[in-house]
Predicted 3D model of a 90-nucleotide RNA (transfer RNA) from Tricholomella constricta. NCBI's taxonomy places the organism under Eukaryota, Agaricomycetes, Agaricomycetidae, Lyophyllaceae, Tricholomella. It matches the Rfam family "tRNA". Rfam links the family to the GO term triplet codon-amino acid adaptor activity. Rfam classes the family as a transfer RNA. The coordinates come from a structure-prediction model, not an experiment, and the mean pLDDT is 81.
RNA sequence: GGGCGUUUAGCGCAGUGGUAGCGCGUAUGCUUUGCACGAUUCGCGUUCGAUGCCUGUAUAAGGUCCAGGGUUCAAUCCCCUGAACGUCCA
Numbered sequence: 001g002g003g004c005g006u007u008u009a010g011c012g013c014a015g016u017g018g019u020a021g022c023g024c025g026u027a028u029g030c031u032u033u034g035c036a037c038g039a040u041u042c043g044c045g046u047u048c049g050a051u052g053c054c055u056g057u058a059u060a061a062g063g064u065c066c067a068g069g070g071u072u073c074a075a076u077c078c079c080c081u082g083a084a085c086g087u088c089c090a
Base pairs, nucleotide, nucleotide: 001089002088003087004086005085006084007083010024011023012022013021018073026060027059028058029057030056034053035052036051037049038048039047066082067081068080069079070078
């Protein structure tokens, strides 16, 4: 220098010319069990708890769909140019 691929939520990824989704994570509520912590006790246990973590569950927040331009009634999707990353060739 040239070819190809990728770019969508904090992360990993779907998706389709007609209002953009899933999982994880995050926040909040509820909930189960246990542990921790605190109270109670001389101590242990029991009991209690506007506490933390853990289990399960519900809800919610969070996107200029890499950037710019074009086509179209309508573009995340199609076309052009550019950028970043990956890969191959020279």